[in-house]
The RNA shown here (transfer RNA) has 73 nucleotides and comes from a Thermoplasmatota archaeon. Its Rfam family is "tRNA". Gene Ontology term of the family: triplet codon-amino acid adaptor activity. The prediction has a mean pLDDT of 82. The organism belongs to Thermoplasmatota, within Archaea. RNAcentral records the identical sequence in 3 taxa.
RNA sequence: GCGGUUGUAACUCAGCUGGGAGAGUGCCUGACUGAAGAUCAGGUUGUCGCUGGUUCAAAUCCGGCCAACCGCA
Numbered sequence: 001g002c003g004g005u006u007g008u009a010a011c012u013c014a015g016c017u018g019g020g021a022g023a024g025u026g027c028c029u030g031a032c033u034g035a036a037g038a039u040c041a042g043g044u045u046g047u048c049g050c051u052g053g054u055u056c057a058a059a060u061c062c063g064g065c066c067a068a069c070c071g072c073a
Base pairs, nucleotide, nucleotide: 001072002071003070004069005068006067007066010025011024012023013022019056026044027043028042029041030040031039049065050064051063052062053061
């Protein structure tokens, strides 16, 4: 330098068939307990890497850029 994969909540990830942003863990509150843990109930967190385009509508499609990893040279 070229090609590919990945980038979504504090963490691990799903959503890739364009229309509701989600799960588990964590955290907070309550119940339970002598206390804690476990369990149960409720609650809490997002510029969907950045930027531009297409569209009535973009996490999702297209371009550029950035970062991590893999391969080729």